[in-house]
Order: sequence, then C1' cells, then structure tokens
RNA sequence: UGAGUCGGCCAGGCGGUCGCGUCAGGAGGCAACUCCUGCCGAGGAACGUCCGGGCUCCACAGGGCAAGGUGGUGGCUAACGGCCACCCGGGGUGACCCGCGGGACAGUGCCACAGAAAACAAACCGCCAGUUGCUUCGGCAAUCGGUAAGGGUGAAACGGUGGUGUAAGAGACCACCAGCGCUCCAGGUGACUGGGGCGGCUAGGUAAACCCCACCUGGAGCAAGCCCAGACAGCGCAUGUUUGAGACCGGCCCGGUCGAGUGCGCGGGUAGGGUGCUUGAGCCGGUCAGCAAUGGUCGGCCUAGAUGGAUGGCCGUCACCCCAGCGCCGGUAACGGUGCGGGGUACAGAACCCGGCGUAUCGGCCGACUCAUCCA
Repeated sequence: UGAGUCGGCCAGGCGGUCGCGUCAGGAGGCAACUCCUGCCGAGGAACGUCCGGGCUCCACAGGGCAAGGUGGUGGCUAACGGCCACCCGGGGUGACCCGCGGGACAGUGCCACAGAAAACAAACCGCCAGUUGCUUCGGCAAUCGGUAAGGGUGAAACGGUGGUGUAAGAGACCACCAGCGCUCCAGGUGACUGGGGCGGCUAGGUAAACCCCACCUGGAGCAAGCCCAGACAGCGCAUGUUUGAGACCGGCCCGGUCGAGUGCGCGGGUAGGGUGCUUGAGCCGGUCAGCAAUGGUCGGCCUAGAUGGAUGGCCGUCACCCCAGCGCCGGUAACGGUGCGGGGUACAGAACCCGGCGUAUCGGCCGACUCAUCCA
C1' cells in the first nucleotide's frame, strides 16, 4: 500500500422562532379550566411479540396418563431455547467462520428418479463348470447352475490395496491400512484426546419420521388485579337442593374441596375517575476476582409516564456523504485537489417492568488481528 476477519461506538451539532405532555411553584376563575415560570421528556433497535423472568389474580391435596419444550461438555444467570470458554465435525493460506451437535446393535417405518437389485440384499451385461446341438475344430448357440472380481444405474450397491486360492470367484484364507465392539494405561472437572491389547472380518442413510433416554414445564395476563362514584326492571323456559344442579383444582382419569342455586332466551342499564405506574436483577465511574460470560465492593446520579395517546414543524449556520452540473489548479491521459451549485442525512417511535434473540437501518468513526507485496 492492497485485500480481509473480529469487536466496540455515534445516530447530526448550535442558534432563532412557533408548538406539545407530566410534575412543581405562582396568578386568575364558583367550577370546568386558562395563563406565566421552571425541571424533565423515546431507542439501538422503543419494532416483531419468538423465548425467559419479575409482578398480579385463580388454585395450593395429591397421584397417574397425556401434551409441549430442551439436547456435545463445563461455567454464568432471577431464568432462558440466552451468553462465555472448551470439545467434536465441516470450511478458509490465515485472522476467523458455520453446526436444528443425545440414541440408527430397543423396536417400527421410509429411501423419489434411474437401476436387475435400495436392506434378513440382488444375476441386466460380463466371467466360469456341466449337459445338448451345430462346427470351417478356432469356437458358436440353447439350457441348467455357480459367481458380487469387472461393467453399467444411483445421493447411497454390504470395507480398501496386494497376494494365496479357484472352473470362475468370494474375508474363503493371509499381510498391511481404514473402521467397529470390548478392555487396559496416561492426560483432562468433563465433552474428549493419545497409546497398547483382544475379537469378529465390516456394520448404508434418515430421529426437523414414529420412538427411546435424560432434564424442564400449573393457567391467565396491567383490558392482570384493587378502590371510589354512578345506573337499572324484570319476564319466560329448563334443571337442581344429600337420590347433589353447578363451580374450582392447566387437558383427561382417579381423588379432593365448596355447594343452593344454575343454564338458555327476551328485555333493561353502565361503560366515569383513581390506583397498579415507574427506584429498578437500574445507570455511570473506579477497583478486586475470573481466559471470559459474570460477580463482589466503593463513590456518584434520578433519567418519560401519555390514555385518541406528548417528545414536533420551519428558518439560518456548521458538519458529513453523493454528483454524466459549472469554474480553477496539477497531469500527455486516466485521474486527483479545490471553489460554487444542486441533492441527501436512515430505520423507526414508549404504553406494567426487566434479560435475551431475531429483523430493519443514510452514513461515519475507533481498536485488535490476518494474508500478500514493497522499503529500511
């Protein structure tokens, strides 16, 4: 200098002007409310609502079955399907990236097309023995068997190479290699890794198919829930009160508790306010432990709470980016620099609160590292 990998940060600044919401203070008003001043007033994703938790209500008497979720190991955490570190497999020269990563000797199912055959294998071509027929005596044809070494099909064809063997062949046998099972030693908390021995010669894939194993899981949600104020009108039918309607215990069953009303239809009424509500697994900085995620400790800070839903519009200026625009400078040119002009500055917006994940995003900045080339 070029190409790249990973991580972090910002999300236009300032001024003027018009305007909005909560709260506090003040003024006016009988009140509703209005006016003035001041503080504060969206995000890295506030989003999707995909996971996990806090909080609230129901229940708290459990058991079984079913259902759903998670899935290498160790750690972190309130918890998680999240994060960190490591292992294994795959990709990359590398920094690094990707993995929906338990079990396919518990059982069942499935494996398109092609192909003879797709899983207790299978004879299409080929190879070979026998028998029969023909023969130009080289063989050829038919038939019946053997054969998975060779060809061909396929994503995948039941270990690989070499030899022995055989009519031809075959782990039928042997050597080496790969791989599987059992076992021993060493290292590691562990996943796992390295090495030795024995065995039988070989075992296809698929669990985001059923299933098996291990672990986890009550339901509903701030329209939760609670309080205040306020309105109304009942009628009909069905069924039930110990021979128990109905309700609750997340689904079903057992079992348990409560229990005098309940269900359906018609008709009538209300639909205002407050609380929950924002101080919290909180934010910022230092320090300690740890590879890290994270945790401990010290100091400082208070930072939206709307309810048809506030947090915005315009102007100026500066900043950044873009340009088949114009001018100037350098250069043969490509191009570079500079001034003017024009355009652009995203995605999107709280609604009980947090931790994650995923997705969207004009652009810019910083740090660490890798590879290639050049110079010293």